[in-house]
RNA sequence: GCUCACAUGGUCUAACGGUUAUGACACUAGCCUGUCGCGCUGGAAACCCGGGUUCGACUCCCGGUGUGGGCG
Numbered sequence: 001g002c003u004c005a006c007a008u009g010g011u012c013u014a015a016c017g018g019u020u021a022u023g024a025c026a027c028u029a030g031c032c033u034g035u036c037g038c039g040c041u042g043g044a045a046a047c048c049c050g051g052g053u054u055c056g057a058c059u060c061c062c063g064g065u066g067u068g069g070g071c072g
Base pairs, nucleotide, nucleotide: 001071002070003069004068005067006066007065010025011024012023018055027043028042029041030040031039048064049063050062051061052060
């Protein structure tokens, strides 16, 4: 330099173009327990950036940034 893939709460992860954006761990409130832990119920917290397409974009297209793989 060319090329492919990926980017979502603190971490990991899911999501036919129309969902209140999923689940796990962590955090947190309550319950449970003599206490802690375990367990149960609830809560806060996220779509990398800029354009475009569309009635509607996390999702499709273009460009950028970052990370990883392959080729040279």
The RNA shown here (transfer RNA) has 72 nucleotides and comes from a Spirochaetia bacterium.
Rfam family: tRNA. Rfam describes the family as follows. Transfer RNA (tRNA) molecules are approximately 80 nucleotides in length. The family's RNA type in Rfam is transfer RNA.
Model confidence (mean pLDDT): 82 of 100.
RNAcentral records the identical sequence in 7 taxa.